[in-house]
RNA sequence: UUACGAUAAAGGCAAACCAUGAGUGAUCAUGGGGCGCAAAGUGUAGGAUCUUUAGAUAAACAUAAGUAAAGAUAGCCUUACUGCCGAA
Numbered sequence: 001u002u003a004c005g006a007u008a009a010a011g012g013c014a015a016a017c018c019a020u021g022a023g024u025g026a027u028c029a030u031g032g033g034g035c036g037c038a039a040a041g042u043g044u045a046g047g048a049u050c051u052u053u054a055g056a057u058a059a060a061c062a063u064a065a066g067u068a069a070a071g072a073u074a075g076c077c078u079u080a081c082u083g084c085c086g087a088a
Base pairs, nucleotide, nucleotide: 004086005085012037013036017032018031019030020029021028022027035075041081042080043079045078046077047076048073049072050071051070052069053068054067
């Protein structure tokens, strides 16, 4: 230095939920709150899931699957970049 990840040390982040606000929506921001996380840091590059719109099939009710566009999720996976510490 790289790989790796401890009943180590110093720390960090913050799930669900609640309040307020934004958005058609998925969801996001702030505050509280802690489920957990060795990248739960950053980036939608490739997938996946979710939302909206359009059109189409079916259609008594109920109820799919698939197509296109625009978005959302980085705490869904892969991947790219960066980072604390140093036991085995």
Molecule: c-di-GMP-I riboswitch aptamer
Organism: Planctomycetia bacterium